[in-house]
RNA sequence: GCGCGGUUAGCUCAGUGGUAGAGCGACCCCUUGACGUGGGGUAGGCCGAGAGUUCGAUCCUUUCACCGCGCA
Numbered sequence: 001g002c003g004c005g006g007u008u009a010g011c012u013c014a015g016u017g018g019u020a021g022a023g024c025g026a027c028c029c030c031u032u033g034a035c036g037u038g039g040g041g042u043a044g045g046c047c048g049a050g051a052g053u054u055c056g057a058u059c060c061u062u063u064c065a066c067c068g069c070g071c072a
Stems, first nucleotide, its partner, number of pairs: 001071007010024004018055001026042005048064005
């Protein structure tokens, strides 16, 4: 330099056009003598940044940034 993949909650990841979910973690309540386990609940992200298409974009197109893999 070229090609491919990735970037969504604190962490690991879903989500292929109609204003975003799970598990773990955090906090609260129940259960316990206490801790843990188990059960219930709450908070937490406008989806890496910009532009474009569309009535509407996390999702499609494009530029850039960062991470990973491969080729040279």

Annotation
This is a predicted structure of a 72-nucleotide RNA (transfer RNA) from a bacterium. Rfam family: tRNA. Its family is annotated with triplet codon-amino acid adaptor activity in the Gene Ontology. The coordinates come from a structure-prediction model, not an experiment, and the mean pLDDT is 83. The sequence was found in a public genome assembly.